[in-house]
């Protein structure tokens, strides 16, 4: 220098062909249970989806330009 992949909650990830309100597990907080803890059960908080821009009635999802990380080629 060329090509590709990934970026969504604190962490690991899902999200169907663009369509109501963005989800799961773990973790966290509170409660239940227990003599107490762990485990288990219940409830809850937590994200405007890497940034910008465009397309569209509507974008996490599509296009373009960047940024970061990883892989391949030179």
């Nucleotide at each position: 220098g060329g090509g590709g992949a990934u970026a969504u909650a604190g962490c690991u990830c899902a999200g169907u062909u663009g369509g109501c309100u963005a989800g799961a597990g773990c973790g966290c907080a509170c409660g239940c249970c227990u003599g107490a803890u762990a485990a288990g059960c219940g409830u809850g908080a937590g994200g405007u989806c890497c940034g910008g821009u465009g397309u569209u009635c509507g974008a996490g999802u599509c296009g373009c330009c960047g940024u970061a990380u990883c892989c391949c080629c030179a």
Molecule: transfer RNA
Organism: Candidatus Flexifilum breve